[in-house]
RNA sequence: CGAGUUGAACAGAUGAUCGCUCGACUUCGGUCGGGAGGAAAGUCCGGGCUCCAUAGGGCAGGAUGCCGGGUAACGCCCGGUAAGGGUGACCUUCAGGAAAGUGCCACAGAAAGCAAACCGCCAGUUGGUCGUAACUCACUGGUAAGGGUGAAAGGGUGGAGUAAGAGCCCACCGCACCGCCGGUAACGGUGGUGGCAAGGUAAACCCCAUCCGGAGCAAGGCCGCGUACAGAGGCGAUUGAGGGCUGCCCGUCCGAUGCCUCGGGGUUGGCUGCUUGAGGGGUCGAGUAAUCGGCCUCCCAGAUGAAUGAUCACCAUCUUCAACAUCGGCAACGACGAGAAGAGACAGAACCCGGCUUACGGACAACUCGAACC
RNA sequence: GCCUCGUGACGCGACUGGGUCGCGGGCCGAUUGUCUAUCGGAUGAGAGGAGUUCGAUUCUCCUACGAGGCGCCA
Repeated sequence: CGAGUUGAACAGAUGAUCGCUCGACUUCGGUCGGGAGGAAAGUCCGGGCUCCAUAGGGCAGGAUGCCGGGUAACGCCCGGUAAGGGUGACCUUCAGGAAAGUGCCACAGAAAGCAAACCGCCAGUUGGUCGUAACUCACUGGUAAGGGUGAAAGGGUGGAGUAAGAGCCCACCGCACCGCCGGUAACGGUGGUGGCAAGGUAAACCCCAUCCGGAGCAAGGCCGCGUACAGAGGCGAUUGAGGGCUGCCCGUCCGAUGCCUCGGGGUUGGCUGCUUGAGGGGUCGAGUAAUCGGCCUCCCAGAUGAAUGAUCACCAUCUUCAACAUCGGCAACGACGAGAAGAGACAGAACCCGGCUUACGGACAACUCGAACC
Repeated sequence: GCCUCGUGACGCGACUGGGUCGCGGGCCGAUUGUCUAUCGGAUGAGAGGAGUUCGAUUCUCCUACGAGGCGCCA
C1' cells in the first nucleotide's frame, strides 16, 4: 500500500429568536422543568401486567432438539465438543434417531436396495476350418479386481493367494462393539475383539425427549351521551339450551327478565390503566464469559388525526476549488493552507421490558493474508 | 392490536421435488388487391436473498410488496 476478519462506541455541539406538547407553580399576564431510537421498524420469539368462575386429565396440534452454564423466560446469550468452509484472522438457520416402520431416489445405467454380469477377465462344453495347438463365434458357469453410467454401485491402500478373482487371508487406515484413562458432560486418547454388517434422505411421513390453557391496553375498570331492556326466527328451563376465548373426549363449574342467528338502531366522548422500571450512571467484588451481588447517586417522553420543529450565528467533521508567503525538487509538480461553495445516512415512540432479524452513515481499535523496502 | 392468504412471460391459468407448460395479446413471415380469419416461426417468466437436497416454482428461514378478515354499546 492492497485485500479482509472481529470488537466496542458515536449518531454533530453551543447560543439566540419564534413555535408544539406534558407536568408543577401562578398575581391568570406568564415563569420554571422534561421532551424519540439504535434500530422507536418487521411483529419473528420470550416475559411482565390484565381479564377469562376453576385451569384438571387424555388425544390431537404447535414449538424446540450436541453438552454445560446464564436468565423472569426464550427458538436468546456465554463457554465448550464434533463436523463443514476459509491460505489465515475467523465464520456457520451446521448438530437427537435411518441396526421401529413406511415412502422417495427422476434421467442415465446391466443393476438403485433382503442388489446387479453390459463390456472385460477365467474355466468348461458343443459347433465351424481335414486334424491338433492357437484364434474366433455361440452356450453354460465362476468373478464385483478393471472399464463404462450416476449425486450415490455393499469399506480404502498395499501384499499374499487364485483358473481368474473376492476380507477368502495378512499389515496399516477407517468402521462397529467392549474395557481402561482424562473430562460434570458432549467428547477425546488408548488397548483388545470382530472380517465389514447399518447407501442417502427426517427443512418426507414418523419415532424419542422436553416445553406449551386462551386472549390481548380496542386487555381491564369507572363515568357520560344516545337508542327500541323494542322486532323476526330458532333452542331451552334441573332428564337443562348454551357457555367456560383453536379442535375432540372425559371430569368439573356457571347457567334461566337465559342463549344463538338475522335485520334494524345508537355512540364515534371523558377519566383511569400510563409510565419508578427484570430502570439509567458510577464504583467495588465473584465468575474465562454470559451474568450476578453490595454501596452511592439520578428521575429521564406520555401524544390520541397523534407534540418532540423552524430560522440565524458560531464552532467541529468531511468533500471540491484554491490566493500570498514558506519548504522540497533542475523542472513538471508536491506539502502546508487564509478563504469560498457544498454535504451529513437509516429512520419517528403509542401498555412496558428481554432478545432476534432487517435498514443505515462516517470514524476508531485489535488481528490476519499478500506485495515491496529497511 | 391479533390473524389468514398470495406473488411466475405483457395478461389469465396448469404444474407441488426431476424437460418451466397452455390460451390470449404483441412481433416476423406466408396467404389476400387490402384487412380479418387461417397456417408457420421466433421472443419473453418462477418477487429478492440465503439454506436443506444429487437436484427447489415446490421444503425451511429472512426481506419486500399486495390482498382479506376480526375486535365498540344495548
Two RNAs folded together computationally: RNase P RNA and transfer RNA, 448 nucleotides in total. The coordinates come from a structure-prediction model, not an experiment, and the mean pLDDT is 75. It holds a member of the Rfam family "Bacterial RNase P class A". It is annotated as a ribozyme.